[in-house]
Context: one part of a larger RNA
RNA sequence: GAACGAACGCUGGCGGCGUGCUUAACACAUGCAAGUCGAAUGCGAAACGCUUCUUCUGAGGAGGAGUAGCAUGGCAGACGGGUGAGGAACGCGUACCUAACCUGGCACUUGAUGGGGGAUAGUCCUCCGAAAGGAGGUUGAAUACCGCGUACGCUCGUACGGGAGACCGUACGAGGAAAGGUGGCCUCUGUGUACACGCUACUGUCGAGUGGGGGGGGUGCGUCCUAUUAGCUAGCUGGUGCGGUAAUGGCGUACCAGGGCGACGAUGGGUAGCUGGUCUGAGAGGAUGAUCAGCCACACUGGGACUGAGACACGGCCCAGACUCCUACGGGAGGCAGCAGUGGGGAAUUUUGCGCAAUGGGCGAAAGCCUGACGCAGCAACGCCGCGUGAGUGACGACGCCUUUCGGGGUGUAAAGCUCUGUGAGGAGGGACGAAGGCCCCGGGUCAACAGCCCGUGGGGAUGACGGUACCUCCCUAGCAAGCCCCGGCUAACUCCGUGCCAGCAGCCGCGGUAAUACGGAGGGGGCAAGCGUUGUUC
Numbered sequence: 001g002a003a004c005g006a007a008c009g010c011u012g013g014c015g016g017c018g019u020g021c022u023u024a025a026c027a028c029a030u031g032c033a034a035g036u037c038g039a040a041u042g043c044g045a046a047a048c049g050c051u052u053c054u055u056c057u058g059a060g061g062a063g064g065a066g067u068a069g070c071a072u073g074g075c076a077g078a079c080g081g082g083u084g085a086g087g088a089a090c091g092c093g094u095a096c097c098u099a100a101c102c103u104g105g106c107a108c109u110u111g112a113u114g115g116g117g118g119a120u121a122g123u124c125c126u127c128c129g130a131a132a133g134g135a136g137g138u139u140g141a142a143u144a145c146c147g148c149g150u151a152c153g154c155u156c157g158u159a160c161g162g163g164a165g166a167c168c169g170u171a172c173g174a175g176g177a178a179a180g181g182u183g184g185c186c187u188c189u190g191u192g193u194a195c196a197c198g199c200u201a202c203u204g205u206c207g208a209g210u211g212g213g214g215g216g217g218g219u220g221c222g223u224c225c226u227a228u229u230a231g232c233u234a235g236c237u238g239g240u241g242c243g244g245u246a247a248u249g250g251c252g253u254a255c256c257a258g259g260g261c262g263a264c265g266a267u268g269g270g271u272a273g274c275u276g277g278u279c280u281g282a283g284a285g286g287a288u289g290a291u292c293a294g295c296c297a298c299a300c301u302g303g304g305a306c307u308g309a310g311a312c313a314c315g316g317c318c319c320a321g322a323c324u325c326c327u328a329c330g331g332g333a334g335g336c337a338g339c340a341g342u343g344g345g346g347a348a349u350u351u352u353g354c355g356c357a358a359u360g361g362g363c364g365a366a367a368g369c370c371u372g373a374c375g376c377a378g379c380a381a382c383g384c385c386g387c388g389u390g391a392g393u394g395a396c397g398a399c400g401c402c403u404u405u406c407g408g409g410g411u412g413u414a415a416a417g418c419u420c421u422g423u424g425a426g427g428a429g430g431g432a433c434g435a436a437g438g439c440c441c442c443g444g445g446u447c448a449a450c451a452g453c454c455c456g457u458g459g460g461g462a463u464g465a466c467g468g469u470a471c472c473u474c475c476c477u478a479g480c481a482a483g484c485c486c487c488g489g490c491u492a493a494c495u496c497c498g499u500g501c502c503a504g505c506a507g508c509c510g511c512g513g514u515a516a517u518a519c520g521g522a523g524g525g526g527g528c529a530a531g532c533g534u535u536g537u538u539c
Stems, first nucleotide, its partner, number of pairs: 001539004006535005013387006019380002021345001026343003030340003035075003040072004048063001050061004082298003091223008101215003106211008114148001116146002122139001124137005154175009180203006189196003224270003231261003236258008273295004277288004300321005323334004351377001353376003359373001360371004390420004400411004424480001426475005434466001439460003442456005483528005488509003494523005504511002
């Protein structure tokens, strides 16, 4: 000198864009953060008003409404969001390998979607329990579950051929699937005039394959300090058999052999998420890893599996532990390192805000619903950038203050005065971009078709949290808006008074003991400026 997720002191007008628990991976009240689908399925209210009957107490009907809600089922809860505790490791980075592998949804190709069965949740009844919850019975649905049939280039086995090979091809045998839903129509079939178990379109389901994206595994090289850590190792190194996995492998197990690593630093100890990047520097390098992006790890602590294409799963399950809460004492409930917020720790870090309008995600045929992701607003000079606090003119130069050799000098064109301007703030009026899709209608193509799908610079109406914000116009008055540090040298900037090795200053050298440009005040000056200094850290 530069930089910062900064803090502290004094001061503080506005705007734009960013950033904001670096400490206790400490504990958490409250609300929200993951749902959705009625075009998979079973059931199914009430309030309320209307109405019929009526013994005036009630009973019934249509509506509300197949709505709210409950339950089964499907998909999604493995993404998105947070944190950096652990970990010195193929964790990360980079370059490769996988003939040793997996892949839901998506796109494409191809074939199929036949015929049956038994349950169960829920509802209702009975019962147990303080609750959380649970037991028995009746009824009883499905795209839930289970056989049967059929099936390819799928799986397994056998044989043959090609190939260096675990790969490819052929033949035979055995095995393995599925589910329907919605709309339209009457050409075929049935009933007979509009419906269906019929036809058709779309969608879904199942088998096989290809693609794309995603993931698992392996290897070379790189990746902090310490030798005041020199030896380490028993599934430890290799082989064979078996098991296990999507898959290789001591991954596991039995047996056999005795290996494997190490001064090119093993083993141990300490520290640490890694990277793109960031800061600095002419560079080489050094330091660092907030925000943003990629990867990894974790989700109260430790362990475990289940479901699933994918988890050993932050807002799932089970066990153990610590802690907190409820309890009728028998037993239960919980996990903010999601967004806000609270206590605590700390020098120190924000609102228990608005909205799904946009972008993106989940579900759904769609309308749409959900979304503390996200978009915005609030707080904070925390940072960067921009603007303003007025402009011109105005005296051999007012007053005041300071100084003086008492002549004067300084503050100083500074002020006043005169002439202007109107940014920001304030008031009034107008008022956005971000919005185009989806949806509806029309036209065209495909088609048997007015379904569906595709196309159109066609048409229509609607959709904004921010926000009555930005922006524009008008009004108003120089009116409402400047401080902080320094002035001995380094280092730009000097005098007076007070103090008297005192009080104090100080980054280094050093100042202060009676004329201190170094302490404190004043006048003046220098620097930066909505900031200025100090402290901390890095180069």
The part of an RNA shown here (small-subunit ribosomal RNA, 5' domain) has 539 nucleotides and comes from a metagenome. The prediction has a mean pLDDT of 82. It matches the Rfam family "Bacterial small subunit ribosomal RNA". The full RNA is in RNAcentral, with records from SILVA.